[in-house]
Context: one part of a larger RNA
RNA sequence: UGACGGGGGUCCGCACAAGCGGUGGAGCAUGUGGUUUAAUUCGAUGGUAACCGAAGAACCUUAUCAGGGAUUGACAUGUAACUGAAGGUAGAGAAAUCUACUGGCCUGCUGCAAAGCGGGAGGUUACACAGGUGGUGCACGGCCGUCGUCAGCUCGUGCCGUGAGGUGUUGGGUUAAGUCCCGCAACGAGCGCAAUCCCUGUCCUUAGUUACCAGCGAGUAAAGUCGGGGACUCUAAGGAGACAGCCGGUGAAAGCCGGAGGAAGGUGGGGAUGACGUCAAAUCAUCAUGCCCUUUAUGUCUCGGGCUACACACGUGCUACAAUGGUCAGUACAGAGGGAAGCGAAGUGGUGACAUGGAGCCAAUCUCAGAAAGCUGAUCCCAGUUCGGAUUGCAGGCUGCAACUCGCCUGCAUGAAGCCGGAAUCGCUAGUAAUCGCAGGUCAGCAUACUGCGGUGAAUACGUUCCCGGGCCUUGUACA
Numbered sequence: 001u002g003a004c005g006g007g008g009g010u011c012c013g014c015a016c017a018a019g020c021g022g023u024g025g026a027g028c029a030u031g032u033g034g035u036u037u038a039a040u041u042c043g044a045u046g047g048u049a050a051c052c053g054a055a056g057a058a059c060c061u062u063a064u065c066a067g068g069g070a071u072u073g074a075c076a077u078g079u080a081a082c083u084g085a086a087g088g089u090a091g092a093g094a095a096a097u098c099u100a101c102u103g104g105c106c107u108g109c110u111g112c113a114a115a116g117c118g119g120g121a122g123g124u125u126a127c128a129c130a131g132g133u134g135g136u137g138c139a140c141g142g143c144c145g146u147c148g149u150c151a152g153c154u155c156g157u158g159c160c161g162u163g164a165g166g167u168g169u170u171g172g173g174u175u176a177a178g179u180c181c182c183g184c185a186a187c188g189a190g191c192g193c194a195a196u197c198c199c200u201g202u203c204c205u206u207a208g209u210u211a212c213c214a215g216c217g218a219g220u221a222a223a224g225u226c227g228g229g230g231a232c233u234c235u236a237a238g239g240a241g242a243c244a245g246c247c248g249g250u251g252a253a254a255g256c257c258g259g260a261g262g263a264a265g266g267u268g269g270g271g272a273u274g275a276c277g278u279c280a281a282a283u284c285a286u287c288a289u290g291c292c293c294u295u296u297a298u299g300u301c302u303c304g305g306g307c308u309a310c311a312c313a314c315g316u317g318c319u320a321c322a323a324u325g326g327u328c329a330g331u332a333c334a335g336a337g338g339g340a341a342g343c344g345a346a347g348u349g350g351u352g353a354c355a356u357g358g359a360g361c362c363a364a365u366c367u368c369a370g371a372a373a374g375c376u377g378a379u380c381c382c383a384g385u386u387c388g389g390a391u392u393g394c395a396g397g398c399u400g401c402a403a404c405u406c407g408c409c410u411g412c413a414u415g416a417a418g419c420c421g422g423a424a425u426c427g428c429u430a431g432u433a434a435u436c437g438c439a440g441g442u443c444a445g446c447a448u449a450c451u452g453c454g455g456u457g458a459a460u461a462c463g464u465u466c467c468c469g470g471g472c473c474u475u476g477u478a479c480a
Stems, first nucleotide, its partner, number of pairs: 001480002003477003007474007015464002019428005026319008034310002042053002064305002067302003073129001077128007087102006105120006131294002134292003141287001142283001145279001147277001152191006158167003171182003197271004202240007212229002216227003243265001246259005321421001325380007337368003342361002347356003387418001392413007434456007
């Protein structure tokens, strides 16, 4: 000087408390451990691994295993020599591939032509070399997690100290903040904080199609459907607006408390943004890269299997255990997105998945597209049930060379556990939790995951003694 303390002081955070909803019990989905296996590829392992890399393993992917092949190689560049390519048909084969037949490249010059001399693409052989998801993240770059969006981390000059170092950065107030004020052997400065950026909340201006429809006219079973309008909504560009600006109180000031006006009030709400550093944290399997290893194999092609196994253990979720509910009928209201090898309407067939159909749309125009919870009515009457839907049988649909291992969906039948969950433990302070659906990416097909979107919409916070994490000051130390 730090670090640590079941030392002290002080401050903060869904840290506790006050509340609401969960997890831990059940079934299933998914990841991991373990076990098994020819293989169950590899990595990630307290917080900071475990619906994580993977925004989607039937083949491919694929790195794994077994079998079958070739060895300048699936891929790149170069040198030398040789050479009538690619493709098609047939046979062998699981395919890779092999064999036979067929086929017969572009172009310059000379030349009537035949032909000759060159160049290019392709192929063969030889040699340099390629290749490696092989090892080392404890050799590295880059990127990234965490402490933590915590308020800190430092420097120049000066001063103090033999020195390590201190001072500044401590103190008194204040703040979300090393934010600002006052004081002070310090005076200044940098990286952070804040502001600047984006979205959202109010208003104005401009513009008016594909959006809108108040007034006027037309028109319909109905309909912005048509003429038209530029008001409103909206769209999208520019501006205004919030600054403790005004008033009162308080204070030395910074500021704090109350009020007015205002769509918004004290950082309005949300996002992006992550200082010096810590954990030899993670990643050699995104990529890049030193060194080591490999070279008829640790590289490469291919078919089939595996990554989907199953006594069990753990994590994350979904669905429930019902009446604030289930079922049936009627009926209302979003936002944000996607669409050309695409989205696909009306109509028709089917109980349905879906099929047929093909209008329109490169989309404020057409389409995916019915939002669901909600509301109205009917029914069920507390039961393992009209709760719950696992599991299994049969019959179908879709994608795709191909659904046996191993896809999704539909119909009929079946109808398991489960009656609110021990110790323990998690999230959340407002348009939040809870609950309801919708869309997108990945994608041929496959979503309870992920990323977004809107609908309905709470309870509670006395307080900081305690638990956890952190900031500052101080104290002890046999630690560095």

About this RNA: Small-subunit ribosomal RNA, 3' major domain from an uncultured bacterium, 480 nucleotides, folded computationally. Rfam family: Bacterial small subunit ribosomal RNA. Its family is annotated with ribosome and structural constituent of ribosome in the Gene Ontology.